[in-house]
A computed fold for a 76-nucleotide RNA from Candidatus Roseilinea mizusawaensis, annotated as transfer RNA. Rfam family: tRNA. Gene Ontology term of the family: triplet codon-amino acid adaptor activity. It is annotated as a transfer RNA. Rfam's curators write: Transfer RNA (tRNA) molecules are approximately 80 nucleotides in length.

RNA sequence: GGGCGAUUAGCUCAGUUGGUUAGAGCAUCCCUCUGAUAAGGGGAAGGUCUCUGGUUCGAGUCCAGAAUCGCCCACC
Numbered sequence: 001g002g003g004c005g006a007u008u009a010g011c012u013c014a015g016u017u018g019g020u021u022a023g024a025g026c027a028u029c030c031c032u033c034u035g036a037u038a039a040g041g042g043g044a045a046g047g048u049c050u051c052u053g054g055u056u057c058g059a060g061u062c063c064a065g066a067a068u069c070g071c072c073c074a075c076c
Base pairs, nucleotide, nucleotide: 001073002072003071004070005069006068007067010026011025012024013023019057028044029043030042031041032040050066051065052064053063054062
């Protein structure tokens, strides 16, 4: 220098052909259950969907650029 992939909750990840409210598990908090703890059951809180711009009636999703991380190739 070139190519590919990833980026969504504290962590690990889903998210269908762009469509009306952005989700799951774990963790946290509350309640329940128990003699008590764990497990189980019920509930709550938690989000600038990496950033900027564009397309569109509408973008996590499409397009362009940038950033970070990972892998591969090439040069030295």
Source information
RNAcentral holds the sequence, with entries from ENA.